[in-house]
Molecule: transfer RNA
Organism: Oscillospiraceae bacterium
RNA sequence: GGGGGCGUAGCUCACUUGGUAGAGCGCUUGAAUGGCAUUCAAGAGGUAAAGAGUUCGAUCCUCUUCGUCUCCA
Numbered sequence: 001g002g003g004g005g006c007g008u009a010g011c012u013c014a015c016u017u018g019g020u021a022g023a024g025c026g027c028u029u030g031a032a033u034g035g036c037a038u039u040c041a042a043g044a045g046g047u048a049a050a051g052a053g054u055u056c057g058a059u060c061c062u063c064u065u066c067g068u069c070u071c072c073a
Base pairs, nucleotide, nucleotide: 001072002071003070004069005068006067007066010025011024012023013022019056027043028042029041030040031039032038049065050064051063052062053061
């Protein structure tokens, strides 16, 4: 320098032939226990890496940029 993959909640990751974004763990509150652990119930938490475009509508399609991993040279 060129090709490809990935970027979504604090962490690990789903999902989406374009139509209000989810799980597990963690966190907060409550109940059970004398307390811890644990179990159960409820809740908070995300501009879907950034920008632009297409569209009535974009996490999803197109382009550019950034980060990361990998292959080739």